[in-house]
A computed fold for a 354-nucleotide part of an RNA from a halophilic archaeon, annotated as small-subunit ribosomal RNA, central domain.
The RNAcentral record of the full RNA draws on ENA and SILVA.
It matches the Rfam family "Archaeal small subunit ribosomal RNA".
The coordinates come from a structure-prediction model, not an experiment, and the mean pLDDT is 88.
Context: one part of a larger RNA
RNA sequence: UUGGGCCUAAAGCGUCCGUAGCUGGCUAGACAAGUCCGUUGGGAAAUCUGCCCGCUUAACGGGCAGGCGUCCAGCGGAAACUGUCUAGCUUGGGACCGGAAGACCUGAGGGGUACGUCUGGGGUAGGAGUGAAAUCCCGUAAUCCUGGACGGACCGCCGGUGGCGAAAGCGCCUCAGGAGAACGGAUCCGACAGUGAGGGACGAAAGCUAGGGUCUCGAACCGGAUUAGAUACCCGGGUAGUCCUAGCUGUAAACGAUGUCCGCUAGGUGUGGCGCAGGCUACGAGCCUGCGCUGUGCCGUAGGGAAGCCGAGAAGCGGACCGCCUGGGAAGUACGUCUGCAAGGAUGAAACUU
Numbered sequence: 001u002u003g004g005g006c007c008u009a010a011a012g013c014g015u016c017c018g019u020a021g022c023u024g025g026c027u028a029g030a031c032a033a034g035u036c037c038g039u040u041g042g043g044a045a046a047u048c049u050g051c052c053c054g055c056u057u058a059a060c061g062g063g064c065a066g067g068c069g070u071c072c073a074g075c076g077g078a079a080a081c082u083g084u085c086u087a088g089c090u091u092g093g094g095a096c097c098g099g100a101a102g103a104c105c106u107g108a109g110g111g112g113u114a115c116g117u118c119u120g121g122g123g124u125a126g127g128a129g130u131g132a133a134a135u136c137c138c139g140u141a142a143u144c145c146u147g148g149a150c151g152g153a154c155c156g157c158c159g160g161u162g163g164c165g166a167a168a169g170c171g172c173c174u175c176a177g178g179a180g181a182a183c184g185g186a187u188c189c190g191a192c193a194g195u196g197a198g199g200g201a202c203g204a205a206a207g208c209u210a211g212g213g214u215c216u217c218g219a220a221c222c223g224g225a226u227u228a229g230a231u232a233c234c235c236g237g238g239u240a241g242u243c244c245u246a247g248c249u250g251u252a253a254a255c256g257a258u259g260u261c262c263g264c265u266a267g268g269u270g271u272g273g274c275g276c277a278g279g280c281u282a283c284g285a286g287c288c289u290g291c292g293c294u295g296u297g298c299c300g301u302a303g304g305g306a307a308g309c310c311g312a313g314a315a316g317c318g319g320a321c322c323g324c325c326u327g328g329g330a331a332g333u334a335c336g337u338c339u340g341c342a343a344g345g346a347u348g349a350a351a352c353u354u
Stems, first nucleotide, its partner, number of pairs: 004325003007308002012322001014202004021195003025089007033082002035078008048066007092192001093189003096185003104178007111155002115151008126137002163170002207248006217241001221237004259321006267299014303310002327354003336347004
């Protein structure tokens, strides 16, 4: 390279947007670049095949014909497919309108319990902690009961294999601003699309810079235990951090370990949203049943799979485009480059070994 693969064996970029490229719905017409047909020419020689001839034969050599030369060019033609242009279409896509759902995002305001500290009153000898203890707190009055003030963090029940978001993620209430999806429509545009190398944006936690804040918890650290030891597990403390604002970092078992988009292929049963129809009604934005679309779970047919399992939300049957894999270790290391304040990150080998 060809080929084969990527849930768990090596392998899907953390996620999205998007440039080039690649790919591309239905109808009609034109052109004829790709494509196909015919014809002409080129396509060295040798080698190869057939026939004939020359070395006494053969190998070898010569002549003629064929073949090879996978290809190129000229001319003539075809018009189904691809392409280009023109004209149109509406089912893909987009827009608009309508009512409804949502922990979707940003900002502001407000609230709640618990906790900690301080303070007033009551009250007296223990409290806390453990397997058992001790360190620790307490007669300068603790723990406990009760009134109040302040502070920071968090948001019980509802809460649900419930919802929303591209992912990371999002949960007290109210307001303001912003965004997206689904459903319904007798509206509009008319292929405007899909994917996406480079590139850009977002991106948990920890960490970093500057400033604030510091209730709880709590790496490091200090004690007390345990133990042969105990740089741990258990207990008492406790700094950074955890929180906010502005920036940086750019990684995770960033997982569904499953790239995005489109079409097709039995059913059954839950649940969220919207619509339609029927029944009931206390007439309620009500209740029940069925159907359609769209999410999200469980089971399962065909089929797939090494199996576990997957099974209309596919890992089935097909198509378009991208990313990635090629024995283990050395190694996500070294070197170089890019990037970062740093910690580091990205790209990413080889010798050697097995």